RNA sequence: GGGGGUGUAGCUCAGCUGGGAGAGCGCGUGCUUCGCAUGUACGAGGCCAGGGGUUCGAAUCCCCUCAUCUCCA
Numbered sequence: 001g002g003g004g005g006u007g008u009a010g011c012u013c014a015g016c017u018g019g020g021a022g023a024g025c026g027c028g029u030g031c032u033u034c035g036c037a038u039g040u041a042c043g044a045g046g047c048c049a050g051g052g053g054u055u056c057g058a059a060u061c062c063c064c065u066c067a068u069c070u071c072c073a
Base pairs, nucleotide, nucleotide: 001072002071003070004069005068006067007066010025011024012023013022019056027043028042029041030040031039049065050064051063052062053061
């Protein structure tokens, strides 16, 4: 330098036939307990790596950039 993969909540990841942003763990509050742990209910937390384009509508399609992993030199 060229090819390919990955980037979504604090962490690990789903969501890829374009229309609701989600799960587990963690965190907060209540209940349960003499107290803790466990259990249980509810809740907070994300402008989906950044920018642009297509579209009525984009995490999802296209282009560029960045980070990281990998392959070829």

This is a predicted structure of a 73-nucleotide RNA (transfer RNA) from an uncultured Clostridia bacterium. Its mean pLDDT, the model's own confidence on a scale to 100, is 82. Its Rfam family is "tRNA". The family's RNA type in Rfam is transfer RNA.